Lysine riboswitch aptamer from uncultured Coprococcus sp., 166 nucleotides, folded computationally.
RNA sequence: GAGUAGAGGCGCAUAUUAUAUGAGUAGAUUCCGGGAUGCAGUCAGGUGCAGGCGAACGGGAAGGAAAGGGUAAUAUGCCGAAGUUUUAUAUUUCCUGGAGAAUAUAUUGCUGGGCAUGCAGUUAAGAACUGCAUGACUGUCAUCUUUUUGAUGGAGUGCUGCUUGA
Numbered sequence: 001g002a003g004u005a006g007a008g009g010c011g012c013a014u015a016u017u018a019u020a021u022g023a024g025u026a027g028a029u030u031c032c033g034g035g036a037u038g039c040a041g042u043c044a045g046g047u048g049c050a051g052g053c054g055a056a057c058g059g060g061a062a063g064g065a066a067a068g069g070g071u072a073a074u075a076u077g078c079c080g081a082a083g084u085u086u087u088a089u090a091u092u093u094c095c096u097g098g099a100g101a102a103u104a105u106a107u108u109g110c111u112g113g114g115c116a117u118g119c120a121g122u123u124a125a126g127a128a129c130u131g132c133a134u135g136a137c138u139g140u141c142a143u144c145u146u147u148u149u150g151a152u153g154g155a156g157u158g159c160u161g162c163u164u165g166a
Stems, first nucleotide, its partner, number of pairs: 001164006009079001011078009029061005037050004042098005082111003087106006112138002115135008140154005
């Protein structure tokens, strides 16, 4: 140098089932008030639909969801597992253009791992997730040491075992 197999632990990701939240919310029905606009994710233009047989809005009655994210169990794949950032392409929305969001692929960087706290973002949300910062813990290697142990520091393109080449 190459190949192969492994370790970290409240370890990572995915799927299925159940369940809390979302929410007594949204849409739809009906009654009263009201009196001309409202809807198709956002802005502009267009197009379409509903509307004096009563729009928006407010209140009452009856009835009443879902998605994403969460938790638990089980199973599967694993240890750059995975997450996120830059850039590009494609897809999604009634049409066109702009912005944004989501998903997929490629690419550029960062992060050893989980936890707690604070700030910011996302979100219905004091949940969870993401980014940054701080703190101790933990695994690994290096240096020093009082070598029993402790201190300091680095990063996973790392570390350990085996085989093998120079």
The model forms 98% of the base pairs in the Rfam consensus.
Lineage of the source: Bacteria > Bacillati > Bacillota > Clostridia > Coprococcus.
The sequence is in RNAcentral, with records from MGnify.